[in-house]
Molecule: transfer RNA
Organism: Patescibacteria group bacterium
This record gives sequence, structure tokens and C1' cells, in this order.
RNA sequence: GCCGUUGUAGCUCAGUGGUAGAGCAACUCCUUGGUAAGGAGUAGGUCGCCGGUUCAACCCCGGCCAACGGCU
Repeated sequence: GCCGUUGUAGCUCAGUGGUAGAGCAACUCCUUGGUAAGGAGUAGGUCGCCGGUUCAACCCCGGCCAACGGCU
């Protein structure tokens, strides 16, 4: 230098055009004499960034950034 994969909640990951989710973690409540375990609930996201296509984009297209891998 060229090619490819990945980028979504604090962490690990789903979500293949139609209002963004799960598990764990956090917080509140119930339960207990108290703690743990258990149960119920709450909060937490400008979906890496900038554009484009579309009535509508996490999803499709282009560029950039970062991590990883391959080729030279």
C1' cells in the first nucleotide's frame, strides 16, 4: 500500500427496511432478627463518526476512524 471481518446499555452479545432487546452487573422494593440466596420492579443507548438511497435505515450504498486478520 491492497483486501477482508468487527464496532449496538457498565460487560458479553442478539436484532437482515417498519416504535432498539436479552443475560450478567447497578439501583429500589418484598422476604429475614441481620446477611446471602430467592422474588418483583426501575434506570441506563444521539446503534463508532459524516454523508447518500428510501415514505421509513442498527440493517442497504460511499467515505473516514478504531480493533483484529490476510496479502505484498